Model confidence (mean pLDDT): 82 of 100. A computed fold for a 125-nucleotide RNA, annotated as FMN riboswitch aptamer (RFN element). It was read from a public genome assembly, where an Rfam model found it.
RNA sequence: GUUAUUCUUUGGGGCGGGGUGAAAUUCCCCACUGGCGGUUACAGUCCGCGAAGGUUUUCUCUGAAAACCCCGAGCGAGUGAAAUUCUUGCACCUACGGUUACAGUCCGGAUGUUAAAAGAAUAAU
Numbered sequence: 001g002u003u004a005u006u007c008u009u010u011g012g013g014g015c016g017g018g019g020u021g022a023a024a025u026u027c028c029c030c031a032c033u034g035g036c037g038g039u040u041a042c043a044g045u046c047c048g049c050g051a052a053g054g055u056u057u058u059c060u061c062u063g064a065a066a067a068c069c070c071c072g073a074g075c076g077a078g079u080g081a082a083a084u085u086c087u088u089g090c091a092c093c094u095a096c097g098g099u100u101a102c103a104g105u106c107c108g109g110a111u112g113u114u115a116a117a118a119g120a121a122u123a124a125u
Base pairs, nucleotide, nucleotide: 001125002124003123004122005121006120007119008118009117010116016030017029018028019027032104034093035049036048037047038046044092045091053069054068055067056066057065058064059063074090075089076088077087078086096108097107098106
């Protein structure tokens, strides 16, 4: 250095202004947000993973594990050896439950869960 096991820590952002109304951070106009790994070059929209929901099986069954289902959205031009990742123009997407009125941004499950990242110890090589 590599691999395996165990442990520790970290690990999702955003409504500001105006309008209508009895009531809206939910509607309308403008604005704002972007988890993790990958990629010939930097990605919310490419490829894959995670968060929400569901089914089945197993076990030491108030629970845990595994497998499966479900799972949003981008084009044109330019530069370049290389970019759906950069620049530019115009778009689009953003779980579930709740609410005096329809929620990516408010409240809740959640002091939760998790992809993963960093570090430590032990063992093997």